[in-house]
């Protein structure tokens, strides 16, 4: 340099073009003599910039980063 796959909360992981969901975590509460476990509630995310579209995490283009392969 070229090709392929990927980038979504602090971490991991989903999502036909139509309200971004789950788990762990964290805050608060219930329970317990206390802690842990359990139960309830809340917090928090689409790598960046354009394009297409009524509407983009999703499709297209460019860039950045990660992994693998080729040279």
């Nucleotide at each position: 340099g070229c090709g392929u796959g990927g980038g979504u909360a602090g971490u991991c992981u989903a999502a036909c073009g139509g309200u971004a969901g789950g788990a762990c975590g964290c805050c608060g509460g219930c329970c317990u003599u206390c802690c842990a476990a359990g139960c309830c509630u809340g917090c928090g995310a689409c790598g960046c910039g354009g394009g297409u579209u009524c509407g983009a995490c999703u499709c297209c283009c460019g860039c950045c980063c990660c992994a693998c392969g080729c040279a």